Predicted 3D model of a 161-nucleotide RNA (glmS glucosamine-6-phosphate activated ribozyme aptamer) from a Thermomicrobiaceae bacterium. Rfam family: glmS glucosamine-6-phosphate activated ribozyme aptamer. Rfam describes the family as follows. This entry contains a glucosamine-6-phosphate activated ribozyme that is found in the mRNA for GlmS. GlmS is an enzyme that uses fructose-6-phosphate and glutamine to generate glucosamine-6-phosphate. The prediction has a mean pLDDT of 80. Of the family's consensus pairs, 86% are formed in the model. NCBI's taxonomy places the organism under Bacteria, Pseudomonadati, Thermomicrobiota, Thermomicrobiales, Thermomicrobiaceae.

[in-house]
RNA sequence: UACGCAUGAGUAGCGCCGGGACUCGUCACCGGAGGAGACGAGUCGACGAGGUGGAGACUGAUCGAAGGAUUCGGCGGAUGGUCUCCCGGCAGGCACAGUCGUAACAGCCAGAGCAAACGCACCGGGCGACCGGUGAAACAAACGCUGGCUGAUGUGUCCUC
Numbered sequence: 001u002a003c004g005c006a007u008g009a010g011u012a013g014c015g016c017c018g019g020g021a022c023u024c025g026u027c028a029c030c031g032g033a034g035g036a037g038a039c040g041a042g043u044c045g046a047c048g049a050g051g052u053g054g055a056g057a058c059u060g061a062u063c064g065a066a067g068g069a070u071u072c073g074g075c076g077g078a079u080g081g082u083c084u085c086c087c088g089g090c091a092g093g094c095a096c097a098g099u100c101g102u103a104a105c106a107g108c109c110a111g112a113g114c115a116a117a118c119g120c121a122c123c124g125g126g127c128g129a130c131c132g133g134u135g136a137a138a139c140a141a142a143c144g145c146u147g148g149c150u151g152a153u154g155u156g157u158c159c160u161c
């Protein structure tokens, strides 16, 4: 280094970095501090919430928080969306239609509840950029939940009464 086996951990708003920004070192240059450059070694590069029946195709993949802003730019992945098929739920069976995904109708209104980063206090690592951790307190939206209203809850057939 490759392969195999075993064990453990992790596994997706997740991972990565050749652009970029930043740090340190060396070299040579200018210089008062310092500055720009080459090379080398590094750092940063999205804060959580929600989210998967199976397969395939396509695609620009939900929601808010923070921040005068690199959360810039890019790559990969992905539980998003649309369509098709399969499986399943939706009043006994079956078929079809519609709708949804095991918490298995939709729309509108209202309500309750819910985050982390950041900031603050403190601890640890690194020359540094920066990284990790603890504590108290705070603040979302979507989905979901609860209540109300509206719409849908079908058609055919079979069985039972």
Stems, first nucleotide, its partner, number of pairs: 014076004019072001020044008029035002047064003053086007087101004092158005105151007120135006